Bacterial RNase P class A from Streptomyces huasconensis, 406 nucleotides, folded computationally. The sequence is in RNAcentral, with records from ENA. Rfam family: Bacterial RNase P class A. Gene Ontology terms of the family: ribonuclease P activity, dimeric ribonuclease P complex and tRNA processing. About the family: Ribonuclease P (RNase P) is a ubiquitous endoribonuclease, found in archaea, bacteria and eukarya as well as chloroplasts and mitochondria. The family's RNA type in Rfam is ribozyme. The prediction has a mean pLDDT of 76. A source record names the gene rnpB. Taxonomically the source falls in Streptomyces (Bacteria, Bacillati, Actinomycetota, Actinomycetes).
[in-house]
RNA sequence: CGAGCCGGGCGGACGGCCGCGUGAAGACCCCUCCGGGGGACCUUCCCGAGGAACGUCCGGGCUCCACAGGGCAAGGUGGUGGCUAACGGCCACCCGGGGUGACCCGCGGGACAGUGCCACAGAAAACAGACCGCCGGGGACCUCGUUCCUCGGUAAGGGUGAAACGGUGGUGUAAGAGACCACCAGUGCCCAGGGUGACCUGGGCAGCUAGGUAAACCCCACCUGGAGCAAGGUCAAGAGGAGCGCGGUAACACGCGCUCUGCGCGGACGUUCGAGGGCUGCCCGCCCGAGUCCGCGGGUAGACCGCACGAGGCCGGCAGCAAUGCCGGCCCUAGAUGGAUGGCCGUCACCGCGACGUCCGCGAGGACCCGCGGCACAGAACCCGGCGUAUAGCCCGACUCGUCUG
Numbered sequence: 001c002g003a004g005c006c007g008g009g010c011g012g013a014c015g016g017c018c019g020c021g022u023g024a025a026g027a028c029c030c031c032u033c034c035g036g037g038g039g040a041c042c043u044u045c046c047c048g049a050g051g052a053a054c055g056u057c058c059g060g061g062c063u064c065c066a067c068a069g070g071g072c073a074a075g076g077u078g079g080u081g082g083c084u085a086a087c088g089g090c091c092a093c094c095c096g097g098g099g100u101g102a103c104c105c106g107c108g109g110g111a112c113a114g115u116g117c118c119a120c121a122g123a124a125a126a127c128a129g130a131c132c133g134c135c136g137g138g139g140a141c142c143u144c145g146u147u148c149c150u151c152g153g154u155a156a157g158g159g160u161g162a163a164a165c166g167g168u169g170g171u172g173u174a175a176g177a178g179a180c181c182a183c184c185a186g187u188g189c190c191c192a193g194g195g196u197g198a199c200c201u202g203g204g205c206a207g208c209u210a211g212g213u214a215a216a217c218c219c220c221a222c223c224u225g226g227a228g229c230a231a232g233g234u235c236a237a238g239a240g241g242a243g244c245g246c247g248g249u250a251a252c253a254c255g256c257g258c259u260c261u262g263c264g265c266g267g268a269c270g271u272u273c274g275a276g277g278g279c280u281g282c283c284c285g286c287c288c289g290a291g292u293c294c295g296c297g298g299g300u301a302g303a304c305c306g307c308a309c310g311a312g313g314c315c316g317g318c319a320g321c322a323a324u325g326c327c328g329g330c331c332c333u334a335g336a337u338g339g340a341u342g343g344c345c346g347u348c349a350c351c352g353c354g355a356c357g358u359c360c361g362c363g364a365g366g367a368c369c370c371g372c373g374g375c376a377c378a379g380a381a382c383c384c385g386g387c388g389u390a391u392a393g394c395c396c397g398a399c400u401c402g403u404c405u406g
Base pairs, nucleotide, nucleotide: 001402002401003400004399006397007396008395009394010393012348013347014346015345016344017343018342020048021047023045024044025043026042028039029038030037031036050377054388055387057386058385059384060383061382062228063227064226065225069284070283071282072281074224075223076222077221078220079093080092081091082090083089094108095106096105097104098103109219110218114217115216116213117212118211131158132157133154134153135152136151137150138149139148140147141145166184167183168182169181170180171179185209187206188205189204190203191202192201193200194199232305233304234303235302240261241260242259243258244257245256246255247254263297264296265295266294267293268292269291276288277287278286279285312331313330314329315328316327317326318325319324350374351373352372353371354370357368358367359366360365
């Protein structure tokens, strides 16, 4: 210098004008038990999206319901050790595969528990299989052949296929075959050594050889209650009804105020011969139990809490290969609910294109100046940890291979 590989970070800056949202203060207005409280408009000030806020795919916090027991289903995870609140996440290692290498990829338990499936091609696709070929026996012929027919042997050779039941060489044979032998590969068992472990290394023995598929059923081990902030809670209001008080009336009616309850009508089923509900998939069983369900009509549909201090952020130190943990210091930084966080202008930065010129360089080329254009993906809604996906343009660091020079 070229090519590559891995990790980390940024993702416009400044100024002016206008606008939006939360909050604080003030002005103004209203109420008041004079302590204070409320307000739609105005002024000022503070703060106001992201690395993914996204998809909502996993996991948790939080909230409500449930929480005698037993059984059956359903779903998820899947090498080992560790980290974590937890995980299907992360780190390290093992095994297998790819790459010259840095490094990358793997839904990576079990296919001798059983069942199923294996397209097309091919003779045959799973306790294999004779299409061609090879070998042996028998037969046929106006033809005696490198012929044809038939019975059998044979998995060494050909051909098909993703896959054809170990490989090479030899013995053997009519031809052949783990039929036998040597070496190699592979499987299982045993022993020794190393490792926390997955596993690795070495030695011995055995029968001689075992197809794939479990993101097919299934088996094994472990895990999982349901619903979700429209969770859930507090206050207010409400149609209708009941009671009390006051006014009113001859008495009612009626009106106003206060308190309690929370509407009306119809239908079905049911109250120990038990509807219905709960154990949130089902069954048994257990528990609660006087209401439950459906239709029609009517009313209220507002405010606050939850809700912004949290597995929180930044910096430093220590332990650890690392993920991560511990300790110390500092910081508080969006909370909308028809849903704010925006628009315009200027300067600068960055990128691309074009071109007169100037400068540098032997040169390829580079720098400056000028003009035009561009500047992504996207966007909170209870909060976190992950994963996945999108992203214009850049920056930094470690490492590998090749070439050249010293």